[in-house]
Transfer RNA from a Candidatus Omnitrophota bacterium, 84 nucleotides, folded computationally. The organism belongs to Candidatus Omnitrophota, within Bacteria.
RNA sequence: GCCGGAGUGGUGGAAUUGGCAGACGCGCUGGAUUCAAAAUCCAGUCUCCGCAAGGAGGUGAGGGUUCAACUCCCUCCUCCGGCA
Repeated sequence: GCCGGAGUGGUGGAAUUGGCAGACGCGCUGGAUUCAAAAUCCAGUCUCCGCAAGGAGGUGAGGGUUCAACUCCCUCCUCCGGCA
């Protein structure tokens, strides 16, 4: 230099026929249980605004297509693999 794959909350990882984004697990926080803990069970857990109902933003970065994009197209960044 060329080709291919990957990038989503604190973390692993779903959502790929374009149609509710954060499923599920781990971790964390609060509670129950216990003399105390572990284990177990219950609730919460992306960000911002709001007393609440609710609203807005958010999938590596920036553009494009579309009524609608994590998903398709283009350029770049990072990582992994192959070829030279």
Its mean pLDDT, the model's own confidence on a scale to 100, is 81. The sequence was found in a public genome assembly.